């Protein structure tokens, strides 16, 4: 000083389905990390949780094929397609230890 990997601190990104009963409020189920809480016709805000270019977190495509399923981005195609959010990590004393040299 460079390199790889972690960790911290700051900032931002994002998604929030599906079914069943009932008085569609409240309950309960299903996959997940995540399906939560307030408000609102809608946007929206906050918490949780995952991701931040080494980018399948998420989005488009998509009122998309297949397949399961009670349903449903629940598998898998699509996907060596496109898009998609970063920066830093420092100074100063003291005291021990260890190696060299005198």
């Nucleotide at each position: 000083u460079u390199c790889c990997u972690g960790a911290c601190c700051u900032c931002g990104g994002g998604g929030u389905g599906c079914c069943c009963u009932g008085u569609u409020u409240c309950g309960g189920g299903c996959u997940g990390a995540g399906a939560c809480g307030c408000a609102u016709g809608a946007c929206g805000c906050g918490g949780a949780c995952c991701c931040g270019u080494c980018g399948a977190a998420c989005c488009u495509g998509a009122u998309c094929c297949g397949g399961c399923u009670g349903a449903c981005c629940c598998c898998g195609g699509c996907g060596g397609a496109g898009g998609g959010a970063a920066g830093g990590u420092g100074g100063c004393c003291u005291u021990g230890g260890u190696c060299c040299u005198u």
The RNA shown here (TPP riboswitch aptamer (THI element)) has 102 nucleotides and comes from Paracoccus alcaliphilus. The sequence is in RNAcentral, with records from Rfam. Its Rfam family is "TPP riboswitch aptamer (THI element)". The family has 115 seed sequences and 16,130 matches in Rfam 15.1.